C1' cells in the first nucleotide's frame, strides 16, 4: 500500500399469505378470542462428505416466534464507507 473474504452500517430493489368472523372502543391499521393461511427477520430439524461415531448447509422441512391492505420489518442482491484481515 493493500485485492479477495469477514464484521459493522448508509443507500437502492426486495416475495408470500383472510383489509376474515365476533365482541370491547367514540373510531381505527388497536386489544381479546376463535378459524384460515404464508414464509425471506430469529429459532429447530436434515443430506453426501461413507467402517462407526462425532462436527458441519441451505432461498429443503418445521412454524416455537415473525407475518396475511398501508406503514414497519425482511433473506438475498448491487453500491458506498468504517474496522478487520492474507500478503507485498
Nucleotide at each position: 500500500c493493500a485485492a479477495a473474504g469477514a464484521c459493522a452500517u448508509g443507500c437502492g430493489g426486495g416475495a408470500g399469505a383472510g383489509c376474515g368472523c365476533a365482541c370491547g372502543c367514540a373510531a381505527g391499521a388497536c386489544g381479546u378470542g376463535c378459524c384460515g393461511c404464508c414464509g425471506a427477520a430469529g429459532g429447530c430439524g436434515u443430506a453426501a462428505u461413507u467402517a462407526c461415531c462425532c462436527a458441519u448447509a441451505a432461498u429443503c422441512g418445521c412454524u416455537c416466534a415473525g407475518g396475511c391492505a398501508a406503514a414497519c420489518g425482511a433473506a438475498c442482491c448491487g453500491u458506498g464507507u468504517g474496522u478487520u484481515u492474507a500478503g507485498g